FMN riboswitch aptamer (RFN element), 117 nucleotides, folded computationally. The sequence was found by an Rfam model in a public genome assembly.

[in-house]
RNA sequence: AAUAUGUUUUGGGGCGGGGUGAAAUUCCCCACCGGCAGUAUAGUCUGCGAGGCAUUUUGCCAUGAAAGGGUGCGAUUCCCUUACCGACGGUCAGAGUCCGGAUGAGAAAAACAUUAU
Numbered sequence: 001a002a003u004a005u006g007u008u009u010u011g012g013g014g015c016g017g018g019g020u021g022a023a024a025u026u027c028c029c030c031a032c033c034g035g036c037a038g039u040a041u042a043g044u045c046u047g048c049g050a051g052g053c054a055u056u057u058u059g060c061c062a063u064g065a066a067a068g069g070g071u072g073c074g075a076u077u078c079c080c081u082u083a084c085c086g087a088c089g090g091u092c093a094g095a096g097u098c099c100g101g102a103u104g105a106g107a108a109a110a111a112c113a114u115u116a117u
Stems, first nucleotide, its partner, number of pairs: 001117001004114007016030004031097002033086002035048004043084002051061004066082005088100003
C1' cells in the first nucleotide's frame, strides 16, 4: 500500500412574500429544494437505494424530468439562456416544501481492529 472479514459512527434538502376564500405553508402569482456511486464537478447521462395503496392471485404508484449555445484534449456534469420533475396516509381546501409511518429503512462513506500477501 492492496484485498477480505468484523465493529462503531455517519448517512435528504426545501413555503419566505403577495392574492382569493369561512377555511389553503395544499389553489393562483413570485420563491425555495435536490440521497449514493461512476464519469471533467450531474435532481433530468449510466448504475444503485428507500416506501406505499388496494388485494386471494395479483395489480398499480414510487420507476419522474433537458434542450439550445459557449469554453475545453476531454463536460448531456463547468459557464450562459430557457425549460422540466418530485410516492403514500392525514388536513376546516387539492401539498416536492406542513404533519405522519420515520428515534424506521438504506445505496454508500469514514474510522478502528484482526488475518493473509